[in-house]
Context: one part of a larger RNA
RNA sequence: GAUGAACGUUAGCAGGAGGCUUAACACAUGCAAGUCGAACGAGAGAGUUUACUCUUCGGAGUGAACAAUCUAGUGGCAAACGGGUGAGUAACACGUGCUUGACCUGCCCUAAGGACUGGGAUAACUGGAGAAAUCCAGCUAAUCCCGGAUAGUCUCUUAAAGGUUAAAAUCCUUAAAGAGUAAAUGGAGCAAUCCGCCUUAGGAGGGGGGCGCGGGAUAACAGCUAGUUGGUAAGGUAAUGGCUUACCAAGGCUAUGACAUCUAGCCGGCCUGAGAGGGUGAUCGGCCACAACGGGACUGAGACACGGCCCGUACUCCUACGGGAGGCAGCAGUGAGGAAUCUUGGACAAUGGGGGAAACCCUGAUCCAGCCAUCCUGCGUGAAGGAUGAAGCCCUUUGGGGUGUAAACUUCUUUUCUGGGGGAAGACGAAUGACGGUACCUCAGGAAUAAGGAGCGGCUAACUACGUGCCAGCAGCCGCGGUAAUACGUAGGCUUCGAACGUUAUCC
Numbered sequence: 001g002a003u004g005a006a007c008g009u010u011a012g013c014a015g016g017a018g019g020c021u022u023a024a025c026a027c028a029u030g031c032a033a034g035u036c037g038a039a040c041g042a043g044a045g046a047g048u049u050u051a052c053u054c055u056u057c058g059g060a061g062u063g064a065a066c067a068a069u070c071u072a073g074u075g076g077c078a079a080a081c082g083g084g085u086g087a088g089u090a091a092c093a094c095g096u097g098c099u100u101g102a103c104c105u106g107c108c109c110u111a112a113g114g115a116c117u118g119g120g121a122u123a124a125c126u127g128g129a130g131a132a133a134u135c136c137a138g139c140u141a142a143u144c145c146c147g148g149a150u151a152g153u154c155u156c157u158u159a160a161a162g163g164u165u166a167a168a169a170u171c172c173u174u175a176a177a178g179a180g181u182a183a184a185u186g187g188a189g190c191a192a193u194c195c196g197c198c199u200u201a202g203g204a205g206g207g208g209g210g211c212g213c214g215g216g217a218u219a220a221c222a223g224c225u226a227g228u229u230g231g232u233a234a235g236g237u238a239a240u241g242g243c244u245u246a247c248c249a250a251g252g253c254u255a256u257g258a259c260a261u262c263u264a265g266c267c268g269g270c271c272u273g274a275g276a277g278g279g280u281g282a283u284c285g286g287c288c289a290c291a292a293c294g295g296g297a298c299u300g301a302g303a304c305a306c307g308g309c310c311c312g313u314a315c316u317c318c319u320a321c322g323g324g325a326g327g328c329a330g331c332a333g334u335g336a337g338g339a340a341u342c343u344u345g346g347a348c349a350a351u352g353g354g355g356g357a358a359a360c361c362c363u364g365a366u367c368c369a370g371c372c373a374u375c376c377u378g379c380g381u382g383a384a385g386g387a388u389g390a391a392g393c394c395c396u397u398u399g400g401g402g403u404g405u406a407a408a409c410u411u412c413u414u415u416u417c418u419g420g421g422g423g424a425a426g427a428c429g430a431a432u433g434a435c436g437g438u439a440c441c442u443c444a445g446g447a448a449u450a451a452g453g454a455g456c457g458g459c460u461a462a463c464u465a466c467g468u469g470c471c472a473g474c475a476g477c478c479g480c481g482g483u484a485a486u487a488c489g490u491a492g493g494c495u496u497c498g499a500a501c502g503u504u505a506u507c508c
Base pairs, nucleotide, nucleotide: 001507002506003505005504006503007502008501009500012379013378014377015376016375017374018372019371020337025335026334027333029332030331031330034077035076036075039074040073042071043070044069047066048065049064050063051062052061053060054059084290085289086288094214095213096212097211098210099209100208103207104206105205108203109202110201111200112199113198114197116148117147118146119145120144125138126137127136128135129134154180155179156178157177158176160174161173162172163171186195187194188193216262217261218260223253224252225251228250229249230248231247232246233245234244235243265287266286267285268284269280270279271278272277292313293312294311295310296309315326316325317324318323343369345368346367347366351365352363353362354361355360382412383411384410385409392403393402394401395400417445418444419443420442421441422440426435452497453496454495455494456493457478458477459476463492464491465490466489467488473480474479
């Protein structure tokens, strides 16, 4: 000098920031991922029209048609983003530079072409069983699922020619033969048209793989390795590859530190320092890893998936004892641990995200507010005048000296405070403001509402008195205290910092 700090004493305000460093311990409760009726059947249905019946002539009831609106289910998209945490990881995890002649890419943009025909199941619903979770039987729709046809600039096979390149069976171009794979003539609309569906090519953004170099400790770890190292073939993948398998060979790494053990998420940065360097990785941003613990795949453009599924383990809960349910390292909040770390708040107004044609809905992302001197910055606690100088207190050589212009007193001001009035920007073509009656403006009142902490032997700025008597105590180091203690305790005075001041811890 610094800190995500804590503790002690003290404490007026504002702005900006930060806030479980410990138990990746366990979690009550609420919320954090939905949306689309312009994909679909079904159900409910304000209201309108109409027929019949009753009528106290006001109207009421029943049936039919149309229908705004709503939604449990099927279907689509999203849920792989956003948010959290740092357990694991010493690794191509990260950083940086290259590479992919070994790759993928939903939604979006650009361009070209296309959508013919036939069939099927299943939820909802109805009936039944069960404490529940759920299960069984029967019916039905679609942009749900499946068959057939058609298609080339797509894929594969066959054998070519030319080109790019260091290198081409593989990339580009050209021409040929054969084989193969599409779709929802869906939805809205009177229509125009719009939104969708399929194939292909390109783009954008995103991602996968490979390589060079770089950044911990211990040699009191010296040898390590059997899919191990390489080859052939096959499988697998979007794709290369012992990635996997069979066979063959016996290799591969290592004092330039293999292997082992310990520690650790990495970086932009941050702290310190003249720099070199040392330390660190909170907040913010990028990447990685994880989601009670261990394992696995499914769906999908994308996951081996925090608020999805299955299995095992531990724990918790419900039960009619037959069987079931759960996962806060999301936001709040609770217990526990700890020196120690906040509200079970408001709003989608803005920014952004998901769905939707849209209206709009959802969004603990986000924007705000609350708590905390945790940090940084700013302001205030009054200003001017006022005595050879009140009182009180302290010291004294008893003459006096100090506190001290300090107070009182006079004049003034009102930052702040209290009360009254007005009142935003942030909002876009229009509407819409949680924050917020906030910021800000204005009027009134009245010095009114606001100072402490540590130190005073030397280092180190600042001294006397009394008490105590190696006691009580102090102390960062040296050291003080045994009767005149500037070092303990108290008082007066002084020094220093100031809404803070000290102490402790850690780093330079």
Molecule: small-subunit ribosomal RNA, 5' domain
Organism: uncultured bacterium